[in-house]
């Protein structure tokens, strides 16, 4: 500069339990490993979900749903 693939070292944490905050999806802290090269980061666009009796607006949540942006460990090719 390129790939994210074989290994190893580190990182991260599904479900589920506890505590805590939200009306709720769900959030944050412990335990805890299902799995992850981008399981970092950005709601942009599509998909789900939740709120308001209800839909429509709207307002929300999920990047561990997919698409796009953005940086990127080892390591390997050059």
């Nucleotide at each position: 500069u390129u790939c994210c693939g074989a290994a190893a070292a580190g990182c991260c944490a599904a479900u589920c339990c506890c505590g805590u905050c939200g009306c709720g999806a769900g959030g944050c802290g412990g335990g805890g490993g299902c799995g992850g090269a981008a399981a970092a980061c950005c709601a942009c666009g599509g998909g789900u979900c939740u709120c308001c009796a209800g839909a429509a607006c709207g307002a929300g949540a999920u990047g561990g749903c997919c698409g796009g942006g953005u940086u990127g460990c080892c390591g390997a090719a050059g």

A computed fold for a 78-nucleotide RNA from Desulfuromonas sp., annotated as c-di-GMP-I-GGC riboswitch aptamer. The model forms 90% of the base pairs in the Rfam consensus.